[in-house]
Context: one part of a larger RNA
RNA sequence: CUGGGCGUAAAGAGUUCGUAGGUGGUUUGGAUAGUCGGAUGUGAAAGCCCUGGGCUUAACCUAGGAAUUGCAUUCGAAACUCCCAGACUGGAGUAUAGUAGAGGGAAGUGGAAUUUCCGGUGUAGCAGUGAAAUGCGUAGAUAUCGGAAGGAACACCAGUGGCGAAGGCGGCUUCCUGGACUAAUACUGACACUGAGGAGCGAAAGCGUGGGGAGCAAACAGGAUUAGAUACCCUGGUAGUCCACGCUGUAAACGAUGAGAACUAGCUGUUGGGAGGGGCUGACCUCUUAGUGGCGCAGCUAACGCGAUAAGUUCUCCGCCUGGGGAGUACGGCCGCAAGGUUGAAACUC
Numbered sequence: 001c002u003g004g005g006c007g008u009a010a011a012g013a014g015u016u017c018g019u020a021g022g023u024g025g026u027u028u029g030g031a032u033a034g035u036c037g038g039a040u041g042u043g044a045a046a047g048c049c050c051u052g053g054g055c056u057u058a059a060c061c062u063a064g065g066a067a068u069u070g071c072a073u074u075c076g077a078a079a080c081u082c083c084c085a086g087a088c089u090g091g092a093g094u095a096u097a098g099u100a101g102a103g104g105g106a107a108g109u110g111g112a113a114u115u116u117c118c119g120g121u122g123u124a125g126c127a128g129u130g131a132a133a134u135g136c137g138u139a140g141a142u143a144u145c146g147g148a149a150g151g152a153a154c155a156c157c158a159g160u161g162g163c164g165a166a167g168g169c170g171g172c173u174u175c176c177u178g179g180a181c182u183a184a185u186a187c188u189g190a191c192a193c194u195g196a197g198g199a200g201c202g203a204a205a206g207c208g209u210g211g212g213g214a215g216c217a218a219a220c221a222g223g224a225u226u227a228g229a230u231a232c233c234c235u236g237g238u239a240g241u242c243c244a245c246g247c248u249g250u251a252a253a254c255g256a257u258g259a260g261a262a263c264u265a266g267c268u269g270u271u272g273g274g275a276g277g278g279g280c281u282g283a284c285c286u287c288u289u290a291g292u293g294g295c296g297c298a299g300c301u302a303a304c305g306c307g308a309u310a311a312g313u314u315c316u317c318c319g320c321c322u323g324g325g326g327a328g329u330a331c332g333g334c335c336g337c338a339a340g341g342u343u344g345a346a347a348c349u350c
Stems, first nucleotide, its partner, number of pairs: 004321003007304002012318001014201004021194003025088006033081002035077008049065006091191001092188005097182003103177007110154001115149007125136002162169002206247006215241002220236004258317006266295012299306002323350003332343004
C1' cells in the first nucleotide's frame, strides 16, 4: 500500500453554500493519451530455475537455454476511459397556472392572567409547610368591586399535524421576502453529484454598550430539616431572562444514522396536491404523487433491532476510527474583550 469499519462497542463534521480536486446520461464521427497486440534494441556477468558435461558420488566447477514481469523506438487495434467536433432528452434547470404551510424580516395591534399603585366595601388574620418558622397585616393586609400603569408569554384551536439546511418556528393584521409541492405544455440541452481549503447560518448560557424589568430566578440573606445541611422544603432576592447593535461558536447541536443516485414483497394511519368513479353536489371508493407515522417479507445485524424515510443490494464523493487511563490535557499556532474555542501530543501506567 491492499485489506476492516463508523445507530447502541472507537468512529458521520451542528448545518448549508461553494473553490480546487474526484466522479459523471444517450448517440455519431474523428484523434489515439490511457488500454491491448506484434516487431526491434536494451534489460552486464555471476546467482536462482531447466537440460547436459567434469571431478569414483555429492557439495563444487562448467556449457547451453529459460527467466529478467522493465524501459525505449516502431508498426498496428479502436470496445472502454480521456480529448476534439456534432446531435439528443430521460438527469438538471427555466417559463406559465395553481396549492398548503408556527419558513424568515419589519411595523402595528388584542384579550386572559401575574404584579404594583389609586379609590370604595370590610375586619383580623394572611401566606406557607410533612409539620413549622422566617415573611406580610390594626400605619387596615388577605378577600372583594372600580380605575390606572408596566413587562413578558400567547390558553382553547393543537394533531408521532405543518414549515425550515440545521439551530429552530405558535394570538391577530399589514408590508417585504426564501423554499417546497401539483398539473399540463413550451423552452435550454448534461448546464450534474460530491466537496479538501474557504464562506454564511448556528439553542441555551456567557461577554460589551445603551435601554427595559411584570413574573421567574443562579449568586446572596433569612427560616426550617439534620449529627452536620455551604442542599433538597419555605420566605425574600440581584445578575440574567426581554429589546437594539456587536461578540462568542459550543450542546445528549440526536434519527447518537454524511450527501446524492438506482434497484428490491406487502398491509395500515395521517398531511398537501392530481386523475377517474360515485353523489341530495357533504360523505365515500380506486389509482397516482410529495411528505410524515405504525407493522412487516426477503435481506442485513454480535444482539437489540433496521426493513422503499434501510442499518437491504450497488455506485460516486467527502468526513472520521485504530486498546483503557494520562487527555480533549500540555506545548505551539490560529481565533476571542474575557470566559474560552479550535488544532492537538508525549512521558508514564494497566